[in-house]
C1' cells in the first nucleotide's frame, strides 16, 4: 500500500423571507371558542411489514379440564420473547471471522414414486457344494463382487472358508458401561460389546417447558336524535374460548326510524442523556440533568444564498423491547491476510 | 390504526409430497357438421415463455430462500388483491 472482517456513528449544516401543528403568556371578547401579537417545540433508522414479546384497557381478582397453538444443544440476561449475551458441537474460509428450527427415528403409526431381485421379514446375475433324465434343471448355501437408485443392511486390510460372512483379529466408526475435568452442553482416556438394524419428525406423534381472550374502532365520560313493530327465550339467552365447567348478566335477532357530536384515554417512560461502579459479555446498581410531536381530513412545507453537491429508504395516530425487510453516500474505531520498506 | 383470507393456461376452478401440471372439469379460441345466412346443438382440435420455426428439450403454480432423494403441496422472508371493524 492493496485485498478483506467485524463493530458504530451520520442521515445536510448556516442565514434570510414566506407558511403550518401542538403547548405557555399577553391583548380583544360575557363565557366557550376564535383572532392578533411574542416565546417555546415538533418524525425515523427503520416511523415500515403487523412476524414475536410486553404494558395498559375490558371481560371473573384471570379460574379448572379437554382440543390447539409456540418453542427446542447448554448456562446466563431481560418486564417477556421465537430476542440477546456467553460457551458446546457440527459446517465454510489460509485467516480475521461468518452460518446452523442443532430434542428424540431400540415409545409408536405412517411415507419412501419411478427404477431395482429386494426399500427392511433383502438371492436378479454372478461364487460355491449336492442330485438328476446334464451346453440344462432342481434344492441349498452366500451380502466378497455386478446392476438399479437419492438411499442397499458398518468401512477397510489381513487371517480363515467348498464358497463366504464381525466367522476372527488390528486400526477407524456406533452402542454400553466407567473414570477425570465442566454448573451444563460435552470434552478427554479407559474397558466391554461383534454392531439390534437406511432416510424422513419445516409427517402424525413423544417428551420438555410456555400461552385464557379480545385489542385505544379497547375501554371511560358528556350532550343531542329518534317511532315503533315482528320474532326467541329462564330446562334460555348472551358474555367471557373452539367444547365441557364455573362465573358475569338479562336480554338476543331481523325490519323500520335518529344520530355521524365532543371530553378524555394521550404520551414522564420497564424512558433519555452524562458519568461512575460490578460483570468476559447481554446487562445491572448508583448519582446528576433536561422534558423531547401528539393531530382528528390529520401540522413538520416552500423559496434564495454559501459550503466542489444537496440526491438514498422514506411520514408518528396508545406505548414500550426485539426481529424482519428497504436504503444514495460519507466517517470512526479494532481485527485478519498478502506485498513493499526500515 | 387494527384483524383475517387468497394469489394455478385468456377466465373460472380443481389438484394438499412421487411416474404427474400429458394442468382434470367448465368456460373461450380455431375447424367442421346443419342452415340462405346467423344462433343454440353435435364432432374434433388448441392451450403460456424460452431455444428464430417442425421435432425434440428446458423454464413456469405470485416473487425470493430453506426443508427433503424429490415441493404448486412443508417452513421462512417479501410483493399483490380482497373483506371485515365505531
Nucleotide at each position: 500500500u492493496g485485498a478483506g472482517u467485524a463493530a458504530c456513528a451520520c442521515a445536510g449544516a448556516c442565514a434570510g423571507c414566506c407558511g403550518c401543528g401542538c403547548c405557555u403568556g399577553u391583548a380583544u371578547u360575557u363565557c366557550a371558542g376564535g383572532u392578533a401579537c411574542a416565546g417555546g417545540u415538533g418524525a425515523g433508522g427503520a416511523a415500515a411489514g403487523u412476524c414475536c414479546g410486553g404494558g395498559c384497557u375490558c371481560c371473573a381478582c384471570a379460574g379448572g379440564g379437554c382440543a390447539g397453538g409456540a418453542u427446542g444443544c447448554c448456562g446466563g440476561a431481560u418486564a417477556a420473547c421465537g430476542u440477546c449475551c456467553g460457551g458446546u458441537g457440527g459446517a465454510g474460509g489460509u485467516g480475521a471471522c461468518u452460518c446452523c428450527c442443532a430434542g428424540g427415528a431400540u415409545a409408536g403409526u405412517g411415507c419412501a414414486a419411478c427404477a431395482g431381485a429386494a426399500a427392511a421379514u433383502a438371492a436378479c446375475c454372478g461364487c460355491c457344494c449336492g442330485c438328476c433324465a446334464a451346453u440344462g434343471g432342481c434344492a441349498g448355501g452366500u451380502a466378497a463382487g455386478g446392476g438399479u437408485g437419492a438411499a442397499a443392511a458398518g468401512g477397510c486390510a489381513a487371517g480363515g472358508u467348498a464358497a463366504g460372512a464381525g466367522c476372527u483379529u488390528a486400526c477407524c466408526g456406533c452402542u454400553u458401561c466407567c473414570c477425570u475435568g465442566g454448573u451444563a452442553a460435552c470434552a478427554g482416556g479407559a474397558a466391554a460389546g461383534g454392531c439390534u438394524g437406511u432416510g424422513u419428525a419445516a409427517a402424525c406423534c413423544c417428551c420438555a417447558u410456555c400461552c385464557g381472550g379480545a385489542g385505544c374502532a379497547a375501554g371511560g365520560c358528556c350532550a343531542g336524535a329518534c317511532a315503533g313493530g315482528a320474532a326467541c327465550a329462564a330446562u334460555a339467552c348472551a358474555g367471557u374460548u373452539g367444547c365441557c365447567c364455573g362465573c358475569u348478566g338479562u336480554g338476543u335477532u331481523c325490519c323500520g326510524g335518529g344520530u355521524a357530536g365532543g371530553c378524555u384515554g394521550c404520551u414522564u417512560g420497564a424512558a433519555c442523556c452524562u458519568g461512575c461502579u460490578g460483570g468476559u459479555g447481554a446487562c445491572a446498581g448508583c448519582a446528576g440533568g433536561g422534558c423531547c410531536a401528539g393531530a382528528u381530513a390529520g401540522a413538520u412545507g416552500g423559496c434564495u444564498g454559501u459550503c466542489u453537491g444537496a440526491u438514498a429508504c422514506a411520514g408518528a395516530a396508545c406505548c414500550c423491547g426485539g426481529c424482519u425487510u428497504a436504503c444514495a453516500g460519507u466517517g470512526u474505531u479494532g481485527c485478519u491476510c498478502a506485498u513493499u520498506a526500515u | 390504526g387494527g384483524a383475517g383470507a387468497g394469489a394455478u393456461a385468456u377466465c373460472g376452478a380443481a389438484g394438499u409430497g412421487g411416474u404427474c401440471a400429458u394442468a382434470a372439469c367448465g368456460a373461450g379460441g380455431c375447424g367442421g357438421u346443419c342452415u340462405u345466412g346467423a344462433a343454440a346443438a353435435c364432432c374434433g382440435u388448441u392451450u403460456g415463455c424460452c431455444u428464430a420455426u417442425c421435432c425434440a428439450g428446458g423454464c413456469a403454480c405470485g416473487u425470493g430462500g430453506g426443508u427433503u432423494c424429490g415441493a404448486a403441496u412443508c417452513c421462512c422472508a417479501c410483493u399483490c388483491u380482497c373483506u371485515c371493524c365505531g

About this RNA:
Two RNAs folded together computationally: RNase P RNA and transfer RNA, 428 nucleotides in total. The prediction has a mean pLDDT of 76. It holds a member of the Rfam family "Bacterial RNase P class A". Rfam links the family to the GO terms ribonuclease P activity, dimeric ribonuclease P complex and tRNA processing. About the family: Ribonuclease P (RNase P) is a ubiquitous endoribonuclease, found in archaea, bacteria and eukarya as well as chloroplasts and mitochondria. Its best characterised activity is the generation of mature 5'-ends of tRNAs by cleaving the 5'-leader elements of precursor-tRNAs. Cellular RNase Ps are ribonucleoproteins. For this family Rfam cites "Ribonuclease P: unity and diversity in a tRNA processing ribozyme" (Frank and Pace, Annu Rev Biochem, 1998).